[in-house]
RNA sequence: CCAUGACCAGGGCAAACCUGCCGAGAGGCGGGGACGCAAAGCUUCCGGUCCGCCAGUGCCAGGGCGCUGACGGAUAGCGGGGUUGCCACG
Numbered sequence: 001c002c003a004u005g006a007c008c009a010g011g012g013c014a015a016a017c018c019u020g021c022c023g024a025g026a027g028g029c030g031g032g033g034a035c036g037c038a039a040a041g042c043u044u045c046c047g048g049u050c051c052g053c054c055a056g057u058g059c060c061a062g063g064g065c066g067c068u069g070a071c072g073g074a075u076a077g078c079g080g081g082g083u084u085g086c087c088a089c090g
Base pairs, nucleotide, nucleotide: 002090004088005087012037013036017032018031019030020029021028022027035077041083042082043081045080046079047078048075049074050073051072052071054069055068056067057066058065059064
């Protein structure tokens, strides 16, 4: 430096759920809690999904619902890419 995570050390993070706060929402942050995680560290560059809004369009008696696209957001624990990194082993 590269590959790997069966084994070792010190450990780390924390799903669902409960709870306080923030947000119109997706969701976020703190506390409790552990399903899991070798990058479940960081990063929206690409794709996906979700929320909002606008436009087009279909259905509909209406209210509304669906589909497609643009834009704004959320998700890094949906996947890929980028980047940094512990231990062991080859």
The RNA shown here (c-di-GMP-I riboswitch aptamer) has 90 nucleotides and comes from a Nevskiaceae bacterium. The sequence was found by an Rfam model in a public genome assembly. Its Rfam family is "c-di-GMP-I riboswitch aptamer". Rfam links the family to the GO term cyclic-di-GMP binding. Lineage of the source: Bacteria > Pseudomonadati > Pseudomonadota > Nevskiales > Nevskiaceae. The prediction has a mean pLDDT of 89.